[in-house]
Context: one part of a larger RNA
Order: sequence, then structure tokens, then C1' cells
RNA sequence: UGACGGGGGCCCGCACAAGCGGUGGAGCAUGUGGUUUAAUUCGACGCAACGCGCAGAACCUUACCUGGGCUUGACAUCCUGAGAAUUUCUACGAAAGUAGAGAGUGCCCUUCGGGGAAUUCAGUGACAGGUGCUGCAUGGCUGUCGUCAGCUCGUGUCGUGAGAUGUUGGGUGAAAUCCCGCAACGAGCGCAACCCCUCUCUCUAGUUGCCAUCCGAUUCGGUCGGGAACUCUAGAGAGACUGCCGGUGAUAAACCGGAGGAAGGUGGGGAUGACGUCAAGUCAUCAUGGCCCUUACGGCCAGGGCUACACACGUGCUACAAUGGAUAAUACAGAGGGUUGCGAACCCGUAAGGAGGAGCUAAUCUCAGAAAAUUAUUCGUAGUCCGGAUUGGAGUCUGCAACUCGACUCCAUGAAGUCGGAAUCGCUAGUAAUCGCGAAUCAGCAUGUCGCGGUGAAUACGUUCCCGGGCCUUGUACA
Repeated sequence: UGACGGGGGCCCGCACAAGCGGUGGAGCAUGUGGUUUAAUUCGACGCAACGCGCAGAACCUUACCUGGGCUUGACAUCCUGAGAAUUUCUACGAAAGUAGAGAGUGCCCUUCGGGGAAUUCAGUGACAGGUGCUGCAUGGCUGUCGUCAGCUCGUGUCGUGAGAUGUUGGGUGAAAUCCCGCAACGAGCGCAACCCCUCUCUCUAGUUGCCAUCCGAUUCGGUCGGGAACUCUAGAGAGACUGCCGGUGAUAAACCGGAGGAAGGUGGGGAUGACGUCAAGUCAUCAUGGCCCUUACGGCCAGGGCUACACACGUGCUACAAUGGAUAAUACAGAGGGUUGCGAACCCGUAAGGAGGAGCUAAUCUCAGAAAAUUAUUCGUAGUCCGGAUUGGAGUCUGCAACUCGACUCCAUGAAGUCGGAAUCGCUAGUAAUCGCGAAUCAGCAUGUCGCGGUGAAUACGUUCCCGGGCCUUGUACA
């Protein structure tokens, strides 16, 4: 100087408390451990591994296993020889491929001998190739403490020195934020602001969006003429700064209250992550040192496996019902996607879906019906008109192909489950809870992920205690 303390003081955080809803019990989905297996590829392991890499394992992916077959190789450069390229057919085979038979001669230069480009085959070796090892050799990227308020430097001063001071102190603040004081005076990286979205208004512009007044037409639909007000769209601006008033305060910084205002003291949200810590994670994104393999640890193909199942754990979905289930009727979103695509009307089918093909490269057409909500009827506390697992049958769709191993539909079946022990998690407002919608990946496959809106709470006395963190101080046989 740090680190640590079941030392002290001050302060903060959904840290506790106050509340609301969960997990832990059930069934299923998914990941992991374990076990099994020819193989169940590999990585990730407290928080910070376990719906994680995987934004989508039937083949492919695929790295694993079994079997079949290759050795200058699937891919790159160079050398030699032959054939232009290209293309058709046959046999065998699970395919990879192997063997064989044909068609075919172009472009550029030319001294007509030939040479060149492009491409194929054969040969030779230099080499290719490796998701093989080492993340404790590395780059890059990332997690975490933590959006915590810290981490440092120059000069000066103090100290023999390591170092100290500044950065401590009194207030204040979300903040090393600001003010005051001070052997310090300044500065940098962080904080904040500058950036984006959202909330109010103004101007500009009105098509594909809008329809108030007036007037027509009308298929009664802003549908058509028309209009430029409103909504909206998307550009440019305004607006919030403790600016104003009162009080408190050291006359300061600031705090409390008020006015005006759409918004008030960081308005709400996002992006943004200092010096560093964990030899944290990744050699399997990629790159890369070293080591290793080279008729194999490389490369091709078929089938299987990654989907196994006594069990254990994590994360979720659906429930256990009446604030509910069922049936019927009827409202109101936002944000997205679409030409190898989205696919309307109409018709067929109980339905998944089929047929159809209008329109749309989209404020135009389409996916597209929002659902909870509301209204009416029914069920009456029951393992039920709750719950839907499981299983049987019949189908649809995608795709060479749904046996291992897809999703969905209909009929039948109708399991556990009556609110969950010890323990444990999230959340402070348009939040929790609850309801649906979209997108990426994607032929197909979503209870996952990322977004979007609808409805919309309760509680916070307070900081004694648990956890984590910041500053000062103290002890130490630790570095």
C1' cells in the first nucleotide's frame, strides 16, 4: 500500500421488510447429470453451466458409429503427357462409384510445323486436408463484478524509502454531482450531456393514408367526383432550464412547497460498460504459435446415432376449476413478413386441408379471424360439461423419403392432478399479473427466443437483520 475481520461509523441496491404472482407436489415439453449403447459427436459446471453454443438433428446438417469404396485427393498453385468443351446410353451396385459403347469439334495467334486461353483425364512430387491436442502459448470476440463510482497522471510539497498528498474533511447529489474548506494546483479515462425511440404543439407536404363542412353520384363500402380541416404519415422546428415565486440552508451548492405547463426537477425507455478481476469462456465461427496424423486422426457414400431410460436436477408449458368450462352473438390493437413469395372472393370437406387463381415488388393486395373483454343461455362443487396425458382407428400437409424420428385434423379413449414439505425465484407502474398477435431460423417442425400491442393491480412503516456494493477508520502472526 492492499486484502481480510462472526471490528466500528456513514450510505446505496426488489438486499431485507410491505405486497402480488410463481418454482419445489402432478402430466407433458426442453436442457443437463447418470446409466445404457456399435455410436448415443463436441463444448459450457456456484452466482456468471443446465429452452446454453443450436435463429429450428427424418436425409443433409453431422463433427459420432457400422459397413462399402478413394489415395496429389472434395478444395488451391506449379510441372509433364493426352483429349476442345460438352453430352447420350448400357450393365452391376444401397449409393459412392466401377466397367463399357457412342455423338462432338468450337475461340485467339500462326512461319500451317505448331502454340495459347478455357476445361477434362492420366502421371510425378512439392503439397493439399484435419470440427486432431493445447483457451495454462495466443489474436479477436464475450460473460462477470457493474451503469457500481470509481481508476489514474503531470508539476509541486512531505517522507531515508516503500509511498503519501491531490482523491481526506463539512454539506449536497443518482453520480469523484456540485459548493465550501484544505500543500496543493491542474488534467485524463469514467458520471452527465451530445445519439435513437416515446409524450405536447407549430410549420411544410397530402398518396396508397384521412373524410369535417358544402354539393352531387352511389353497388350504401370514403365507394366515385371532390376537399386539405381532423387523424395519420415523415421532414424541419418549438418545448423543461430548478427558468419563475415562497420557505429552509453557510449569503453557497442544494432541498421542500407552489405557479404555469402535454410533460418538473435525470419526464419514461434504449444504445453507451472506466482502470482492472476471475490463468473466467471460446483453438468447434474465424485467425494463429507449437505438437500430432498423412493409403489416414484426410476424403466420398448408404444405413444407424445425436430422439436410448431404473433414476436425479434446472428451465418452462398445461392444469387442478364457477373471477371458471361450454355454446351463440358482438366490439376494439400495435408491430411485422411477402415474387422460388403472400395468396383474396367463390366452391368442396365435420376439420386439418383441397380446388381456384383476382390482386400485390405492398400506407394500395395479402398473411389477418386479434384474444382476454362485453351480452345471453347452460353447468352447481362433482375427479365433474374441470383437466387433458396416454392409447386405438381414420386422415391432411411438407418433403426423394415421416419405421427408427415431423407437425396438424377428426372419431373414440379419458391417466395423474382438489393449489403443492423443507426450501426458493421474479417484480416498485403502464410495472407485476393476465390476453392474444408477429418475426427470425425454416421444405416441414416452437410450450423456446426476440419483438408488438390489449386489460391492468397491490405494497414500500422503515434499514434491526440476510446478501452484494461504495467511502472513511481500526486490528492483523496474510501478500
Molecule: small-subunit ribosomal RNA, 3' major domain
Organism: uncultured prokaryote